[in-house]
Record summary
This is a predicted structure of a 687-nucleotide part of an RNA (large-subunit ribosomal RNA, domain II) from a bioreactor metagenome. Rfam family: Bacterial large subunit ribosomal RNA.

Context: one part of a larger RNA
RNA sequence: GCCUACGAGUUGUAUCUUUGUGGCGAGGUUAAGCACUUCAGGUGCGUAAGCCGUAGCGAGAGCGAGUCUGAACAGGGCGCCGAUAGUCACAAGGAACAGACGCGAAACCUAGUGAUCUACCCAUGACCAGGGUGAAGUGGCGGUAACACGCCAUGGAGGCCCGAACCAGUUUCCGUUGAAAAGGGCUUGGAUGAGUUGUGGGUAGGAGUGAAAGGCCAAUCAAACUGGGAGAUAGCUCGUACUCCCCGAAAUGUCUUUAGGGACAGCCUCGGACAUGAUUACGUGAGGUAAAGCUACUGAUAGGAUGCGGGGGCUUCAUCGCCUGCCAAAUCCUGACAAACUCUGAAUGCGCGUAAGACUGAGUCCGGGAGUGAGUCGUCGGGUGCUAAUAUCCGUCGGCGAAAGGGUAAGAGCCCAGACCAACAGCCAAGGCCCCGAAACACGGUUUAAGUUGAGACAGAACGAGGUGACAUCGCAGUGACAGCUAGGAUGUUAGCUUGGAAGCAGCUAUUCAUUCAAAGAGUGCGUAACAGCUCACUAGUCGAGCGGAGUUGCGUGGAUGAUGAGCGGGCAUCAAGACCGUUGCCGAAGCUAUGGGAUGCGCAAGCAUCGGUAGGGGAGCAUUCCAGUCAGCCUUGAAGGUGCGUUGUGAGACGUGCUGGAGCGGCUGGAAAAGAAAAUGUAGGC
Numbered sequence: 001g002c003c004u005a006c007g008a009g010u011u012g013u014a015u016c017u018u019u020g021u022g023g024c025g026a027g028g029u030u031a032a033g034c035a036c037u038u039c040a041g042g043u044g045c046g047u048a049a050g051c052c053g054u055a056g057c058g059a060g061a062g063c064g065a066g067u068c069u070g071a072a073c074a075g076g077g078c079g080c081c082g083a084u085a086g087u088c089a090c091a092a093g094g095a096a097c098a099g100a101c102g103c104g105a106a107a108c109c110u111a112g113u114g115a116u117c118u119a120c121c122c123a124u125g126a127c128c129a130g131g132g133u134g135a136a137g138u139g140g141c142g143g144u145a146a147c148a149c150g151c152c153a154u155g156g157a158g159g160c161c162c163g164a165a166c167c168a169g170u171u172u173c174c175g176u177u178g179a180a181a182a183g184g185g186c187u188u189g190g191a192u193g194a195g196u197u198g199u200g201g202g203u204a205g206g207a208g209u210g211a212a213a214g215g216c217c218a219a220u221c222a223a224a225c226u227g228g229g230a231g232a233u234a235g236c237u238c239g240u241a242c243u244c245c246c247c248g249a250a251a252u253g254u255c256u257u258u259a260g261g262g263a264c265a266g267c268c269u270c271g272g273a274c275a276u277g278a279u280u281a282c283g284u285g286a287g288g289u290a291a292a293g294c295u296a297c298u299g300a301u302a303g304g305a306u307g308c309g310g311g312g313g314c315u316u317c318a319u320c321g322c323c324u325g326c327c328a329a330a331u332c333c334u335g336a337c338a339a340a341c342u343c344u345g346a347a348u349g350c351g352c353g354u355a356a357g358a359c360u361g362a363g364u365c366c367g368g369g370a371g372u373g374a375g376u377c378g379u380c381g382g383g384u385g386c387u388a389a390u391a392u393c394c395g396u397c398g399g400c401g402a403a404a405g406g407g408u409a410a411g412a413g414c415c416c417a418g419a420c421c422a423a424c425a426g427c428c429a430a431g432g433c434c435c436c437g438a439a440a441c442a443c444g445g446u447u448u449a450a451g452u453u454g455a456g457a458c459a460g461a462a463c464g465a466g467g468u469g470a471c472a473u474c475g476c477a478g479u480g481a482c483a484g485c486u487a488g489g490a491u492g493u494u495a496g497c498u499u500g501g502a503a504g505c506a507g508c509u510a511u512u513c514a515u516u517c518a519a520a521g522a523g524u525g526c527g528u529a530a531c532a533g534c535u536c537a538c539u540a541g542u543c544g545a546g547c548g549g550a551g552u553u554g555c556g557u558g559g560a561u562g563a564u565g566a567g568c569g570g571g572c573a574u575c576a577a578g579a580c581c582g583u584u585g586c587c588g589a590a591g592c593u594a595u596g597g598g599a600u601g602c603g604c605a606a607g608c609a610u611c612g613g614u615a616g617g618g619g620a621g622c623a624u625u626c627c628a629g630u631c632a633g634c635c636u637u638g639a640a641g642g643u644g645c646g647u648u649g650u651g652a653g654a655c656g657u658g659c660u661g662g663a664g665c666g667g668c669u670g671g672a673a674a675a676g677a678a679a680a681u682g683u684a685g686g687c
Base pairs, nucleotide, nucleotide: 001687002686003685004684005683006682011098012097013096015095016094017093018092019091020090021089022088023087024086027052028051029050033045034044035043036042056063057062066078067077068076069075101239102238104236108229109228110227111226112225113224119203120202121201122200123199124198125197126196127195128193130162131161132160133158137154138153139152140151141150142149166190167189168188172185173184174183205221208216209215242621243620244619245618246617247616252265253264254263255262256261266372267371268369269368270367271366272365273364274363277359279356280355281354282353283352284351285350291344292342293341298338299337302334303333304332305331306330309327310326311324312323313322314321375400376399377398378397380395381394382393383392384391405416406415407414420597421596422595425593426592427591431587432586433585434571435570436569440584442583443582444581445580446579447578453573454572463558464557467555468554469553470552471551473549474548475547476546484542485541486540487539488538490515491514492513495509496508497507521536525534526533598611599610600609601608602607622676624673625672626671627670628669629668630667631666633665634664641660642659643658644657645656646655647654648653
């Protein structure tokens, strides 16, 4: 892992509540027990028991169709009146109390069992090859007044040294479903000591023991193990078993030692009662948003005018006074801002009324049963944030959640569209029609040269550019424009100043003037130390038809940088298979239509409508085991079971039959449940 078996809403109760069925009914009903008995979930008694109902009000005494409060014959509360229904049993839904759908703790308490492992202790034994070092003491000699002291011997101390056994476990390699639930190899520490070890004994669970690591206390230790309390508790996780049909949520509000749990409300379903509901139109209301506005308030605000007051300057012994490239109240003019501003003020939405004609699993109330109370994305209106976020918090509508199908290359939330069933029919939606790929390389007109692009921030901005198309505008132009070429481009004068120099061209000044001219600046740039030189403006000639400027706009262009190999989904595509404008066809879904069939609701019928679905509510069934009745059922001429085949039902399933099997089994009507497995890291067995 697979197979087989087992495996989870049960049972109890003088309990409560609702629904259904039945009995009796202003009543209903027995309990324990007793008696009888055909021994049956039987009959009778139990009965002036009790319980529920038939009357309420009051804290109560109590009173009573009333009563309580109260001084009240007041008012008010709860009742009565009109009228009516209960009770017992059974079944079902739910609640309560019990282990209460099943499995699951970490733990707590209680009584015991453990020191054959290990920690420490007690008693009694055992063990430590060999080698080295050479303390004290002692002897001799030297030495001293005597000691001290020195030397040589002797001696044999030590948690001394080296190193086997023994004990340990330093580093590394191997081992890691091991040879081993801690080992093996090399290496290493101690090895006469706080040494190692045998045997016997002692200390016990909040206790022991600990040269102390929370270590050890039998492969278990921040409180051992075994039995019991015990099915502890688990607002937590997981699992919870046949079918079909109808409806179908929520992820919100308030409160919560509450936030992943609850209570009540909201939303779903079922039953009953009622008679509205949504929509549209018209009418009538409340309101302060969007917008707008502000000499209409509160505040903010740019420029100007006027300038309260102040700063600065002058003046004076002081006051006064005068002045101002300064600040500035208030007022005025112009401009303009606000969620917590409003003189104003919509559209929507909301309340109420009237009407309409269709629609409706649309409305309201009472009662039974829930689930939900982690939501999420998109559009629009906002707050927070960075007008960041698949961010977060509200409102609004839509979707997903609980929705399959088509499109978007792929894809919960986007676009289209809501799947009762069947089939090789038709029409459309979004989106598409060169090939992959169903359908026009369709038709007409433009544009782009960048493979821009081939929808969409699956990117592209400020800014830049004689890319190119369109439009509008201002100029110049056969009295010859624009570009090119040829020629001129002068004189006062080297303008004045400055300067070492300054001559058009370092700098400063300037009514930058005047003359000659077809034209020529007191000079556009290069150049020189300064001149010189080149050139431009400007003019003539040549040439012969359009030229120049600024602007709006379409498409394109630079800006343009990322980590494995690129790419529009790919191939590929350039009068496109790109972009823009227009036209006609076609394809395209579980949409719609057509054909056949089923179910549900309504309806007398004809018929009409409906039938996606998680949590969840409701309805109808199938199968299994047993029981009662029945078929005076079936069976060795072959039961159950197994394994094929066929028929049949929407389905759970049912029926027939071949083979196997070898002794029991079924149909119908009811009843009762140890009543359906794929999942629980489910349990056991097998492979």